[in-house]
């Protein structure tokens, strides 16, 4: 170096139909006052372009992200951070937010608890960082039959 397999109290992702949340929200209509050198379209400047928001009543979504569920693909599986494209949020131009794709990046063995902080519409998902337990593995020590300590996926176990 090839090839083949291992880890599970939900090991990973992905799509499918469903639910829940998003939300009685945005949004449409009526009507009420009211404001316009104002306001609105993510911020700023420059344009453009529209009357703005508020209450009241009738009506009423969607998308991003989720749980279990079958099925598919798999065991750096993937997951998040950066970075770079592309593309939405009226145009330029500097940001910022979503989205997808893309690495000889950078962290993480694995689930799941529990506390803080980050993310988010969210008590969900993730992410982060602490903690005492559980799991697979390997070293080292005791021990002779299961115990301690310590390391990490650039690992480990099998043929070759």
């Nucleotide at each position: 170096g090839a090839u083949a397999g291992a880890g599970g109290u939900c090991g990973c992702g992905g799509a499918a139909a469903c639910g829940a949340a998003g939300a009685g929200u945005a949004c449409c209509u009526u009507g009420c006052a009211g404001c316009a050198c104002a306001c609105g379209c993510c911020g700023g400047c420059a344009g453009g372009c529209g009357g703005c928001g508020g209450c009241a009543a009738g009506g009423g979504a969607a998308a991003g992200g989720c749980a279990a569920u079958u099925c598919c693909g798999c065991c750096g599986a993937a997951g998040c951070a950066c970075c770079g494209c592309a593309u939405g949020g009226c145009u330029g131009c500097c940001g910022c937010c979503g989205u997808g794709c893309c690495g000889c990046u950078g962290c993480u063995g694995g689930g799941a608890c529990g506390a803080c902080g980050c993310c988010c519409a969210a008590u969900a998902a993730g992410c982060g960082c602490c903690g005492g337990a559980c799991u697979g593995u390997c070293a080292c020590a005791g021990u002779u039959u299961u115990u301690g300590u310590g390391g990490a996926g650039a690992g480990c176990u099998a043929u070759c």

The RNA shown here (Lysine riboswitch aptamer) has 160 nucleotides and comes from a mouse gut metagenome. Of the family's consensus pairs, 100% are formed in the model. Rfam family: Lysine riboswitch aptamer. About the family: Riboswitches are metabolite binding domains within certain messenger RNAs that serve as precision sensors for their corresponding targets. Allosteric rearrangement of mRNA structure is mediated by ligand binding, and this results in modulation of gene expression. This family includes riboswitches that sense lysine in a number of genes involved in lysine metabolism, including lysC. The RNAcentral record of the sequence draws on MGnify.